[in-house]
RNA sequence: GUCUUAUCACGAGCGGUGGAGGGACUGGCCCUUUGAAACCCAGCAACCUGUGUAUAUAUAUUGAAUCAUAUAUCUUUAUAUGUGCAUCAUGGUGCUAAAUCCUGCAGCUUUUUUGAGCUGGAAGAUAAGAG
Numbered sequence: 001g002u003c004u005u006a007u008c009a010c011g012a013g014c015g016g017u018g019g020a021g022g023g024a025c026u027g028g029c030c031c032u033u034u035g036a037a038a039c040c041c042a043g044c045a046a047c048c049u050g051u052g053u054a055u056a057u058a059u060a061u062u063g064a065a066u067c068a069u070a071u072a073u074c075u076u077u078a079u080a081u082g083u084g085c086a087u088c089a090u091g092g093u094g095c096u097a098a099a100u101c102c103u104g105c106a107g108c109u110u111u112u113u114u115g116a117g118c119u120g121g122a123a124g125a126u127a128a129g130a131g
Stems, first nucleotide, its partner, number of pairs: 002130007013041001015040003021031003025104001027102002042096003047092002050087011063074002100123001105120006
């Protein structure tokens, strides 16, 4: 860099270093020497991981019922996988101006202005997975 899925109106510093840019891109509109980026610390969140619990399926297993047997029924436990809920913040990430700051493409509503609103998409960001 490519593909798939999910999320993107919540949340988070009056800290230290640093010293001029930053908000992906377009057009806007903003932030910034009352200190940008970046780094450190701190914090936020809870995607994966962890823990608990419920449940489904599969496998193994305990016992019961039966005159007897088990491929069937009920039942105990364990493991694996999936799902739901709760929890933690150990580990892997992420994030910490403004809705992803708005916008771009298509459609619709309202309206009369090059205005407002709605829906979907594109693009982007992050996570998990795949190749």